[in-house]
Context: one part of a larger RNA
RNA sequence: GGUCUGUGGUGGAUGCCUUGGGGCCAAGGGCCGAAGAAGGGCGUGGCAAGGCUACGAGAAGCCUCGGUGAGCUGUCUUGCAAGCUUAGCCGGGGAUGCCCGAAUAGGGAAACCGUUUCCGGGUAAUGCCGGAAAACCCCGACGAAAGUCGGGGAGGUAAGCGGGAGAACUGAAACAUCUAAGUAUCCCGAGGAAAAGAAAUCAACCGAGAUUCCCCUAGUAGUGGCGAACGAACGGGGAAGAGCCCAAACCCAGGCGGCUUAACGGGCUGAGGCCCUAUGCCGUCGGGGUGUUGUAACACCCGCCUAUCCCGACCUCAGUACGGGAGAUGGAGUUACAAAACCUCUUUCUAGCCGAAUGCACCUGGAAGGGACGACCAUAGAAGGUGAUAGUCCUGUAGGCGAAAGAAAGAGGACUUCAGGCGGGCUGUUGAGUACCACGGGACACGGGAAAUCUUGUGGGAAGCUGGGGGGACCACCCUCCAAGGCUAAAUACCCUUGGCCACCGAUAGUGAACCAGUACCGUGAGGGAAAGGUGAAAAGUACCCCGGAAGGGGAGUGAAAUAGACCUGAAACCACAGACUU
Numbered sequence: 001g002g003u004c005u006g007u008g009g010u011g012g013a014u015g016c017c018u019u020g021g022g023g024c025c026a027a028g029g030g031c032c033g034a035a036g037a038a039g040g041g042c043g044u045g046g047c048a049a050g051g052c053u054a055c056g057a058g059a060a061g062c063c064u065c066g067g068u069g070a071g072c073u074g075u076c077u078u079g080c081a082a083g084c085u086u087a088g089c090c091g092g093g094g095a096u097g098c099c100c101g102a103a104u105a106g107g108g109a110a111a112c113c114g115u116u117u118c119c120g121g122g123u124a125a126u127g128c129c130g131g132a133a134a135a136c137c138c139c140g141a142c143g144a145a146a147g148u149c150g151g152g153g154a155g156g157u158a159a160g161c162g163g164g165a166g167a168a169c170u171g172a173a174a175c176a177u178c179u180a181a182g183u184a185u186c187c188c189g190a191g192g193a194a195a196a197g198a199a200a201u202c203a204a205c206c207g208a209g210a211u212u213c214c215c216c217u218a219g220u221a222g223u224g225g226c227g228a229a230c231g232a233a234c235g236g237g238g239a240a241g242a243g244c245c246c247a248a249a250c251c252c253a254g255g256c257g258g259c260u261u262a263a264c265g266g267g268c269u270g271a272g273g274c275c276c277u278a279u280g281c282c283g284u285c286g287g288g289g290u291g292u293u294g295u296a297a298c299a300c301c302c303g304c305c306u307a308u309c310c311c312g313a314c315c316u317c318a319g320u321a322c323g324g325g326a327g328a329u330g331g332a333g334u335u336a337c338a339a340a341a342c343c344u345c346u347u348u349c350u351a352g353c354c355g356a357a358u359g360c361a362c363c364u365g366g367a368a369g370g371g372a373c374g375a376c377c378a379u380a381g382a383a384g385g386u387g388a389u390a391g392u393c394c395u396g397u398a399g400g401c402g403a404a405a406g407a408a409a410g411a412g413g414a415c416u417u418c419a420g421g422c423g424g425g426c427u428g429u430u431g432a433g434u435a436c437c438a439c440g441g442g443a444c445a446c447g448g449g450a451a452a453u454c455u456u457g458u459g460g461g462a463a464g465c466u467g468g469g470g471g472g473a474c475c476a477c478c479c480u481c482c483a484a485g486g487c488u489a490a491a492u493a494c495c496c497u498u499g500g501c502c503a504c505c506g507a508u509a510g511u512g513a514a515c516c517a518g519u520a521c522c523g524u525g526a527g528g529g530a531a532a533g534g535u536g537a538a539a540a541g542u543a544c545c546c547c548g549g550a551a552g553g554g555g556a557g558u559g560a561a562a563u564a565g566a567c568c569u570g571a572a573a574c575c576a577c578a579g580a581c582u583u
Stems, first nucleotide, its partner, number of pairs: 001582009015568001016534002020505002022502009031156002039100003042056003046080002050076003062094007071084003106113002115134007136153007161189005171178001175225001201208002212239005222230002243487003246431001250289003254285006265276003268319006294465001296430004300425006308326005313320001329419005342413009352401003358374002362371002375392002377381001383395003436460008446472001467482005521528002541567001544555004
C1' cells in the first nucleotide's frame, strides 16, 4: 500500500406516514362596479417589533335576530397582566368602512399635493372641524341660446360563449395547391350561461314537423398535388320540450298640405226626407284597433247559424255580433306570447339538534383497542380519532327533527286579461335595390369541379297569388315550403361551494406551490421562477454536578426507547479507526 470484516462519521436513498394535490359523480349556486368594484397601500392588539388572519380612525371589532354554549380574550407563540362569562363561537340582516385604484373638481412620479361654491359647528376674527357639490360621453325634458334637471355608461372578470381580424413552426419524409387551422394570438360584446330557434326545412310519391346536446349511421358517401390529409348528410335511438309578436291590407281619432258647388262621395244598414266646401276626396306623418298565413291566410263585402240585458249611432219606420256599459260562465297569465304589486301554504339553501349497545378484575405490554372469558346493539359492522388492531370510549354513522332573518322554487288565492262559428265572392294585402343574373371572394365535409345551397364587394335587376323558393348543373312533370321583420325557457359549456367516490400520487411523485409560493431569487421590462414535510403517546425538550472561553461533551434525570436530544427509519458513494490476511 492492497483485500476482507467490523465499529463509527458523513450523506439522505429506502420503508412507513399524510396535512396537500389529480380526476369523476351528485346536489346547490353563478356576475361584481359611481350606493365607488376587482386589486392594493397604510393602519388597528394591555404587554405587540415582525409575518399570516381578521377588521377600518366606531379598526382581531359595533348593533340586531336566530343557533350553540361553559368556557373565552385568532395564529407563528410559550408566557405575564387585566378582564369577560345573557361571554365566546356559528349563521341571517344592518352600521362603520382611512388612502389609492374606472378614480371622477384640478394636478400627479398610485396610495400624495392643492382649488372653488354651499350648509352646519366653532372663534372677537381668520385659521380650524363636519357634511355636500364641482370630470367625461350618450339619451330625455325644459330653454332662443348659454345652460339646468333627470336617467344611463365607464372599470374588473379564471374558464365557457358570440362576433371582427388572423399567423407560422409542423405534416406532406423536400415544396408551392393542401395541412397545421379559422388553431394560436389580438380586438369588440353579452351572460349566468352564450349562441341557435318555430321551415321559402327535410324527404321521396311514403311521410316527418322549431332549436340545442348525446349515441349510432361512419371513418361510410364524398373531397383531395385523388398525395399528406379532410370528412358529412338522410335515417334511427335518447336528453329536453313551447310556442309567439310585428309590417301590410281594412277601420278609428288626430296633425300638416292640396282638391271639389251637392254628386257615382259622406252623415251605421234599407226606404223616404234633411244636411255637409268639409262632416267629402287625395297625399303625408306619427298614434290606437285589427291581423300574421301556404290542403294558403288575413282584410273587405254578402249569406246562414248561435248568442244575457241596457244605451247610442241627423229625423220617421224597420234592422244590426257596429260601438259603449253591466253581469254571468269559461280560458289564460307574470322567462317569450300585455303587465304590476300582494296574501297563504309547501319544499329547498344559508347555523344546528336527537341518535342504540362491554365488562373493577385475567395474560402480554410503557400504554389494550391485541389475547382469553362472558355479554349487548344493529334501519347504526361507513369513516376518522383515542398510548398497538374498538360495532358497543370519543366524533360520527342508519334513521329522524329544525329557522327569528335572508334567498330560491312550486301550489292556491286575489289580481290582470281574453272570449263567436260556418260558407261564398268581382276586390285589397302578404317584408325590393330584395330574389335572381354576371364578375371577384368567402362559407358549406365539397380545393371551380357536372357544383346545387348559403353569404356578398362591384354592375345589372324581377314577379307580386293565374305569385314565389327548393328538391345538388339544367328542363319538364310531381312533391314540398312561403325569403327579403322580430322575440323565445329547458336539455348543453364552464366555474365555485358542499357531499361522495377512485385497480389516481404519496414529498425528485402529486398542482409551480403538503411548509407564510406565484414567495425567495433572476431580469430595465415583458417575463422566468425554486428549494424546503416526519422527536415522542405525552415536552415529560435533559433540573443539578464536572471539563471547556464557547461550541460541544461526560455523569445525573425523563422516557418503552435518547445510536428517539432537535431528532422516525438511516442504504450507497466518501472518510476515520480496529482486527484478520497479504505485499
This is a predicted structure of a 583-nucleotide part of an RNA (large-subunit ribosomal RNA, domain I) from a Dehalococcoidia bacterium. Its mean pLDDT, the model's own confidence on a scale to 100, is 81. Its Rfam family is "Bacterial large subunit ribosomal RNA". Rfam links the family to the GO terms ribosome and structural constituent of ribosome.